[in-house]
The part of an RNA shown here (small-subunit ribosomal RNA, central domain) has 350 nucleotides and comes from an uncultured bacterium. Its Rfam family is "Bacterial small subunit ribosomal RNA". Gene Ontology terms of the family: structural constituent of ribosome and ribosome. RNAcentral holds the full RNA, with entries from ENA.

Context: one part of a larger RNA
């Protein structure tokens, strides 16, 4: 390079915005860059390819033709791309009316549980734990149990294969403030769009750093047990963290293991929250676009299985992969306090 891939076999960047770039809807003018086509030059020679000739022949040599991506100038042609203008409104964004919802931040507030070396009753020999035990904690009054008090972290039921959100992640309540989404109107700008190398932006847990906080949970650590041993599984107990303020880190099986956008390709049946039609006037039936689930056909698949939410038919644009191991490691380079991070090879071997 081509060709041929990326849901499990080696491969979708975890996510979004968005620079360059490469792409790109209708109409109608023109215009000749690309495109097609003319003439003309030029494409050294040799070498290739044909018809011959010469050494017996071949190999070798050779006359003469032919071809020759590309390139220059010239003349034209104008569908398609491109460029410059033109109209328009389906893309796409304003506007306006409506809409649902654990979307995001801040702040007030709540009741159930758990916990005390808090406080007081009542009570009395057990209690907690497990296959079984024991460590443990109790006559200095525990476990139970009643009232009160205090702290911390979660937010039972409603809960739904149910919502909102780019992902990460979001669930008591109230209020304050923010951002998007569907739905109808066609009012309004008119192609303002769709990808998107770098870039910038949010980013779960653990882990850094600062100063609070610390109920319960709980790496580490201690130490009871189990065992051949037991650096585990089980038990009692417990520090760091988990929790909050501000600043790192940015890397997960960041998963639908499925980039992102549009077209257009048989149905069924749920469910969520919109709008419309007519009949009944009670939410029921049926149209519609918008999530979100299941089943199936046509296709596709090596199978699994996908199947209008496509792993099918296309079209744009990113981004990956090219046998195992070595190795997502070294060395260098950017980034980080550190932990690391991310860019990324070779030699040996099968």
């Nucleotide at each position: 390079u081509u060709g041929g891939g990326c849901g499990u076999a080696a491969a979708g960047g975890g996510a979004g915005u968005g620079u360059a770039g490469g792409c790109g809807g209708a109409u109608u003018u023109u215009u000749a860059a690309g495109u097609a086509a003319u003439a003309u030059g030029a494409g050294a020679a040799a070498u290739a390819c044909c018809c011959g000739g010469g050494c017996u022949u071949a190999u070798c040599u050779u006359u003469g033709g032919u071809g020759a991506u590309c390139c220059a100038u010239u003349u034209c042609a104008a569908a398609c791309u491109g460029g410059a203008a033109u109209u328009g409104u389906u893309g796409a964004g304003u506007a306006c009316a409506g809409u649902a919802g654990a979307g995001g931040a801040g702040a007030a507030g709540g009741g159930a549980a758990u916990u005390c070396u808090c406080u007081a009753g009542u009570g009395u020999a057990g209690c907690g734990g497990u296959g079984a035990a024991a460590u443990g904690a109790g006559u200095a009054g525990a476990g139970a149990u009643u009232a009160g008090g205090a702290a911390g972290a979660a937010c039972a039921c409603c809960a739904g294969c149910g919502g909102a959100g780019a992902a990460g992640g979001c669930g008591c309540u109230u209020c304050u403030u923010u951002g998007g989404u569907c739905u109808g109107u066609a009012a309004u700008u008119c192609a303002c769009g769709a990808u998107g190398a770098g870039g910038c932006u949010a980013c779960a847990a653990a882990g850094a750093a600062u100063g609070g906080g610390g109920a319960g949970c709980a790496a580490c650590c201690a130490a009871c047990a189990u065992u051949a041993g037991a650096u585990a599984c089980c038990a009692c107990g417990g520090u760091a963290g988990u929790c909050c303020u501000c600043c790192c880190c940015g890397c997960a099986a960041a998963c639908g293991a499925u980039g992102a956008a549009u077209a257009g390709u048989a149905g069924g049946u749920g469910u969520a929250g919109g709008g419309g039609u007519u009949g009944u006037c009670a939410u029921c039936a049926c149209c519609u676009g918008u999530g979100u689930g299941c089943c199936a056909c046509c296709g596709c698949u090596c199978a699994c299985a996908c199947a209008u939410u496509a792993c099918g038919u296309a079209u744009u644009c990113c981004g990956c992969g090219u046998g195992g191991a070595g190795a997502g490691u070294g060395c260098g380079g950017u980034c980080g306090c550190a932990a690391g991070a991310u860019u990324a090879a070779a030699u040996c071997u099968c």
The prediction has a mean pLDDT of 85.